[in-house]
Context: one part of a larger RNA
RNA sequence: GGUGCAUGGUGGAUGCUCAGGCGCCAGGAGGCGAUGAAGGACGUGGCUGGCUGCGAAAAGCCACGGGGAGCUGCCAAGCAAGCUUCGAUCCGUGGAUGUCCGAAUGGGGAAACCCGCUGGGGGUCAUGCUCCAGUAUCGCCGGGUGAACACAUAGCCCGGCGAGGCCAACCGAGGGGAGUGAAACAUCUCAGUACCUCGAGGAAGAGAAAGCAAUUGCGACUUCCUGAGUAGCGGCGAGCGAAAGGGAAAGAGCCUAAACCGGGUGGGCGUGAUAGCCCGCAGGCGUUGUCCAUCCGGUGUCGUGGGAACGACCGUGCGUCGUUGCGGAGACGCGGACGAGUCACCAAGUUCGGUGCUAGCGGAACUGGCCUGGAAAGGCCGGCCACAGAGGGUGAAAGCCCCGUAUGCGAAAGCACGCGAGCCUCGUCUGGUCGUAUCCCGAGUAGGGCGGGUCACGUGGUAGCCCGUUUGAAUUUGCGUGGACCAUCACGUAAGGCUAAGUACUCCCUGGCGACCGAUAGCGAACUAGUAGCGCGAGCGAAAAGUGAAAAGAACCCCUGUUAGGGGAGUGAAAUAGAACCUGAAACCAUGUACCU
Numbered sequence: 001g002g003u004g005c006a007u008g009g010u011g012g013a014u015g016c017u018c019a020g021g022c023g024c025c026a027g028g029a030g031g032c033g034a035u036g037a038a039g040g041a042c043g044u045g046g047c048u049g050g051c052u053g054c055g056a057a058a059a060g061c062c063a064c065g066g067g068g069a070g071c072u073g074c075c076a077a078g079c080a081a082g083c084u085u086c087g088a089u090c091c092g093u094g095g096a097u098g099u100c101c102g103a104a105u106g107g108g109g110a111a112a113c114c115c116g117c118u119g120g121g122g123g124u125c126a127u128g129c130u131c132c133a134g135u136a137u138c139g140c141c142g143g144g145u146g147a148a149c150a151c152a153u154a155g156c157c158c159g160g161c162g163a164g165g166c167c168a169a170c171c172g173a174g175g176g177g178a179g180u181g182a183a184a185c186a187u188c189u190c191a192g193u194a195c196c197u198c199g200a201g202g203a204a205g206a207g208a209a210a211g212c213a214a215u216u217g218c219g220a221c222u223u224c225c226u227g228a229g230u231a232g233c234g235g236c237g238a239g240c241g242a243a244a245g246g247g248a249a250a251g252a253g254c255c256u257a258a259a260c261c262g263g264g265u266g267g268g269c270g271u272g273a274u275a276g277c278c279c280g281c282a283g284g285c286g287u288u289g290u291c292c293a294u295c296c297g298g299u300g301u302c303g304u305g306g307g308a309a310c311g312a313c314c315g316u317g318c319g320u321c322g323u324u325g326c327g328g329a330g331a332c333g334c335g336g337a338c339g340a341g342u343c344a345c346c347a348a349g350u351u352c353g354g355u356g357c358u359a360g361c362g363g364a365a366c367u368g369g370c371c372u373g374g375a376a377a378g379g380c381c382g383g384c385c386a387c388a389g390a391g392g393g394u395g396a397a398a399g400c401c402c403c404g405u406a407u408g409c410g411a412a413a414g415c416a417c418g419c420g421a422g423c424c425u426c427g428u429c430u431g432g433u434c435g436u437a438u439c440c441c442g443a444g445u446a447g448g449g450c451g452g453g454u455c456a457c458g459u460g461g462u463a464g465c466c467c468g469u470u471u472g473a474a475u476u477u478g479c480g481u482g483g484a485c486c487a488u489c490a491c492g493u494a495a496g497g498c499u500a501a502g503u504a505c506u507c508c509c510u511g512g513c514g515a516c517c518g519a520u521a522g523c524g525a526a527c528u529a530g531u532a533g534c535g536c537g538a539g540c541g542a543a544a545a546g547u548g549a550a551a552a553g554a555a556c557c558c559c560u561g562u563u564a565g566g567g568g569a570g571u572g573a574a575a576u577a578g579a580a581c582c583u584g585a586a587a588c589c590a591u592g593u594a595c596c597u
Base pairs, nucleotide, nucleotide: 001596002595003594004593005592006591007590008589009588015582016546017545020517021516022514023513024512025511026510027509028508029506030505031166032165039101040100041099042055043054044053046079047078049075050074051073061095062094063093064092065091066090070083071082072081106115107114108113116135117134118133119132120131121130122129137163138162139161140160141159142158143157144156145155170201171199172198173197174196175195181188185235211218212217222249223248224247225246226245232240233239253498254497255496256442260298261297262296263295264294265293266292267291268290269289276285277284278328279327280326281325282324303476305441306440307439308438309436310435311434312433313432314431317334318333319332320331321330336429337428338427339426340425341424349423350422351421352420353419354417355416356415357414358413360409361408362407366382368381369380370379371378383400384399385389391403392402393401447471448470449469450468451467452466453465454464457483478493479492480491481490482489533540534539553581556568557567558566559565
C1' cells in the first nucleotide's frame, strides 16, 4: 500500500407518512367597477420581524341571528393588562368606517407624491394653517346663451342619464402568418390555426323556409350518434373532405313594412259654396276640403297564397255620445264570459306562500372481564346497536371512546327560483266564412357583366351564399330555388325584426370520486413562493417536509477560552428518537483485526 471482516463517521438514497398537488363528475355562481374595482403602497397590536385581518372608528365598531365556556389570529413560547352565563371569543347576515396610489377623473407627475381653484366650517385682530364638499373627458337627452352672416348654425355654459377600467376559458366579428408536410418547391398543406384588435353574454351565435326532397314526402334553429373516411375536391400529389336521410337531446313560436282608416305638424292648391261636415229627409255650419312630406294610433303579416277595399251571410249584454230633430250605421265607456302572462310571443309589476343557499342542531349501541405491552383499538371470553359495519382520530389494529355516518330537524337578516296563489295587466267576444279581382305584399333590391372571397368543392361543365365595381327588373297571370343550361313538374315566398331549451367553457364556491403523484414525484410553489436570487428591461426563477404517544426538549455535576462539542446524571418503550432529531443504502473517510506484498 492492497484485500476481507468488524465498528464508527460522512452522506441523504430507500421504506413509511401527509399538511400539498393532479384529473374527473355533480350542483352553484358566471361577474366586479365613478356608491371608486382588480391590484397595490403605507399604516394598524401594550411588547411585533414575517404572514393573516383591518383602515386614522385600523387583528377592529354597530345591529340581528347561531352557539355555549372559555377568550385576547398564525409562525410562537413568554411577560403585562384585560374580557366573559347581564352570554365573551367564534360562525352567519345586514350596516358603519374605509389613509394614499391605481380606469384615477381638479392640474401635474419619475404610481402610492407635488400644486391648485370654487363654496362652506374651525382657528386668528388678520394672513399663513386646517377640515368637508365640488371641480376630468366623451356620448345621448333637455335647457340657456350665441359669432363670421339677417334668420340660423358652429362655439360656449348649465342640468339629467350613461360610458371609461379589470377578469381563466368559452362565443361572435374585423385582420391574419410562418416553421412544417408535399421526402426539393411555386398551386396546395400547416390554417382561417397561432397571434393582434373590437364586441357581448352567462352562455354566445343560429332560428320559424324565397329550406330540403324527388313523383313518396318532411316541416325553425342548435347539439350528439350514424350516414362516412362515403359522395366528391386535389401539382387527381401530399392531402382535404361533406350533405340529405335515419336515430336521439330539446322543443315555441311571434312582432313589423305596405295597401286602408283616424289624428297631429309643416308646405302647396283652393276659394265664400259647387268640392267638406257618416247615410236618408228637413234645417244648419264652415279655411272646414284636397294633394305632398313626416310623425302617432288602429288595421295587417301569409304560400292548401295572405291582406286591404267592396258586397253577402253568421256572431254577448247594458249605457252614453253624435252639428240640430227622427231612424239607421258608427264610436266610446261599463259589466260579464273565456283565455293568457312578464326570457321572445303586446306590456309594467306587486304581495304572500313554497323550495334552495348563506350559521347550525338532534343523532343508537361496552369507561365489560382477563392476557401481552410503555400504551389496547390486538388475543381470549361475554354483551349490545344498526335506515348508522362511509371515513377520520384516540399511546398498535375501535360499529358501541371522540368527531362523524344513516336518518330527521333549523333562519331574525340577505340572496336565488324555470314552483304555487292572489292582486294586477293584457288578449278574445270588436270576429269568422264566401264572392268580386280595384289596391298592397320590404329597390339601387333581385338579377346580369367584370374582379375576388366563402361554401368539403383549387374555375372546373360549377350551381348556392357574400363583397368590390359597373349596370339594373317584376308585384301573384309575380318572383326565387331544385348543382352548368332549357322545358315540364315540384318546392318556397328574398331584399325588416325578436325568440327560451337542448350546446361550449371554468378564474371562483360546495360536495364527491380516482387500477392519479407522494417531496428530483405531484402545480414553479406541501415550508416566508411567483418568495430568495438573476436581468437595464421584457422577463427568468429556485432550494427547502418528518424528535416523541406526550416536551416529559435533558434539573444537577464534570472537561474546556467557549452560549461550541462531549462525558455522567435524569426523562422516555426507545436518546445510535437529543433538536444538524423517523428509517439511515452507496460513493468517500477513519479505527481495529486477519491475510498478501
Molecule: large-subunit ribosomal RNA, domain I
Organism: uncultured bacterium